Description: The RNA shown here (Bacterial RNase P class A) has 379 nucleotides and comes from a Pseudomonadota bacterium. Its Rfam family is "Bacterial RNase P class A". Rfam links the family to the GO terms dimeric ribonuclease P complex, ribonuclease P activity and tRNA processing. Rfam's curators write: Ribonuclease P (RNase P) is a ubiquitous endoribonuclease, found in archaea, bacteria and eukarya as well as chloroplasts and mitochondria. The family's RNA type in Rfam is ribozyme. Of the family's consensus pairs, 95% are formed in the model. Lineage of the source: Bacteria > Pseudomonadati > Pseudomonadota.
[in-house]
Formats: sequence, structure tokens, C1' cells
RNA sequence: AGAGUCGGCCGGGCAGUCGCUGCCUCCCGGAAGCGGGAGGUGGAGGAAAGUCCGGGCUCCGGCGGAUCAGGUGCCAGGUAACGCCUGGGGGGCGUGAGCCCACGGAAAGUGCAACAGAGAGCAGACCGCCUAAGUCCUUCGCGGGACCGGCAAGGGUGAAACGGUGCGGUAAGAGCGCACCGCAUCGGUGGCAACACGCGAUGGCACGGCAAACCCCACCUGGAGCAAGGCCAAAUAGGGAAGCAGUCCGACCCUCACGGGUGCAGGGCAGCGUCGAUCCGCGCGCGCUUCCGGGUAGGCCGCUAGAGGUCCGUGGCGACACGGAUCCCAGAGGAAUGAUUGCCCUCGACAGAACCCGGCUUACAGGCCGACUCGUUCU
Repeated sequence: AGAGUCGGCCGGGCAGUCGCUGCCUCCCGGAAGCGGGAGGUGGAGGAAAGUCCGGGCUCCGGCGGAUCAGGUGCCAGGUAACGCCUGGGGGGCGUGAGCCCACGGAAAGUGCAACAGAGAGCAGACCGCCUAAGUCCUUCGCGGGACCGGCAAGGGUGAAACGGUGCGGUAAGAGCGCACCGCAUCGGUGGCAACACGCGAUGGCACGGCAAACCCCACCUGGAGCAAGGCCAAAUAGGGAAGCAGUCCGACCCUCACGGGUGCAGGGCAGCGUCGAUCCGCGCGCGCUUCCGGGUAGGCCGCUAGAGGUCCGUGGCGACACGGAUCCCAGAGGAAUGAUUGCCCUCGACAGAACCCGGCUUACAGGCCGACUCGUUCU
């Protein structure tokens, strides 16, 4: 220099002007809620996204457990928790750095296996190999043929065909026998464990695959969500309680009169229902005033100081934990984070908070740093 693997980081920069928005201080006005002004200060992300997991918080329910349903699934650790992360084991891929894996149970049961193929599960004679034994035919005989059969060694099909190689054995074959390899069971050794072992013994080999098929085993899960939930509280309508009643005549007061006022002795009249009529009784209803309580509009809280950030130290391989110092870093609510000018560069991607946090996944122009691997060449 080339090809590659892994990890971390950045996500146009600087300055001016004018705006928007949260907070703080001051000034002015106002009884107050508040309004106006000045200054200072903060103002999107690594994914704010998908809403897929886990938790905090809130309300409801609940003695505890089981069933149902859903989820998780090698081992150990981390964590508030997880389906996340770290370390390890096993399997697969890669020359390698490394990458990928839902990776418990198939000798509890049920089920499935397209196409091809003779046969797909306690298998199977399509091609093929053999005629030792038995029967028959033929031959003088050797032999040849047929039947009855034997064979999983070879070919072929398939994702998968009931251990592999070799020797012996046989009519031909076959764990039929043997050696080695593999496998299973038991034991031993190492490891917390998963698991490992060129350790020992036993066994001719049985128990094929699929559980993101039902199922079995172990563990986990109460429900709903910030439109959670809480506080204050109009107008209108409706609920409850208390009080007062309309109109006419008459009376009284003011006025010459018209007219107005008061609502005082007394009197008359006044809605609907109770089959019709009258009366009585009962029930309902209408107006005004005040008070009480619930809800709506609206306002306030929840709301951002937190499993928080940064830098050190200690422990740990690590995830992480502990300790110290230091910092405050959006909080809106029809929803602010923008516009413009100048300069510079490699000319700028995906994308916009809405209760908060830990993860995962997905999108992303371009760039920086570190560790490592494999060839080639040079020193």
C1' cells in the first nucleotide's frame, strides 16, 4: 500500500439582526387575578421514529392458591426489571480477525413428511448379486435349467433409506466375528454450572427427523393507562332546601284633573289530572329571591432533579457496582425551537420532544478515532 473484521464518536461551523417560547431579576399600571416594558438565561435526537419488550408513576380490583390464556427456554452473572446486556459452553460458517443460532424434552402420547422413489418407520427386492440346502426336468457323467428361496454389499430416488473403514467369513451377503473410529449406558477426573476428557468398564448398535405441530417439563405474567389521576370552578339547563306571591274591586298617599305610588282592613277571580258536572279533598305544575350540592366550558397541578450528566478513584475479564467532586440540561398544549445577512468548509443524510426511564428494531449524506486479521512488496 491492498482486501477485510470489530468497537467507539461526530451529525455543517462562526458572528450579527429580527422573532417565538419556559424561567429568573428589576421597573410601570392595577385592589387582585393580571397586563406592559427592560435585562439575563435555557430551548429536540442518535434515533425524538416503530410502539415491539421491561419498569417507575396513577387509578381500579385483590386472603392465598389453582384452572384457563399468553410469554420465556444451554449455563453463570449484571440489572429496578426484561424477550436486554456481559462472560462462558455447544452447534454451524469463514484461511483468519470474527459472524450466526427460540440451543429444554422425540426410549409419555398424538400427529406430519410435498415431489421423486420398489420402499419414509418396528422399511424396502426396481436394477442387481447368489443357487450352498430341498423338489423337479435334462445329461452316461461333469454340468445346465426351472421352482422354492437367500442377500441390504453395489447401482438408482430423495432433505432424509436403520453406523463408517478394513480384514475374516459366506453360495452370495450381513456387527455374523474381529481391529480401529463413531455411538449408548455406568463410573472417574476437571469445572459453581452448561459441558468437556487421546480416562476406565460394559454393550454389536438398540433410540432416524420435525416440538416458531399439538403436547410434556420448568419459570414469569391481576386489569387499564397522563384522554392515568387530583384540585378550583362560570353561563345555560336540571336536582334539593327556605322564603315571597298574580289580578280586579275597595282602602290609603301625591295631584285641580289625567295619572302615579303602597300592596294595608275586607271581598271577588285564577292552570292541569282525579270517567262527565258541582263542591270538598289529594297530587302535579307555573313566577321571583337567596342558599346548598353534582357535572360541563375554562383554569391549575401531575410536568420534569432523574434507576440523571461529566470527570476522577476503587473492585470486577466484563456487563456493572461503590465512593468523591462538580453541573442543572426543553417542558409546550393547536402545540415554541424560526427567518435573514455575512464569512468559511469536505456544501450537509435520516428525521421534530408531548408523563418519565432502561432496551430492542428500523431509517441515515458524509466524516473521524482505535484495536485486530489475511495475502503481496520493500526495509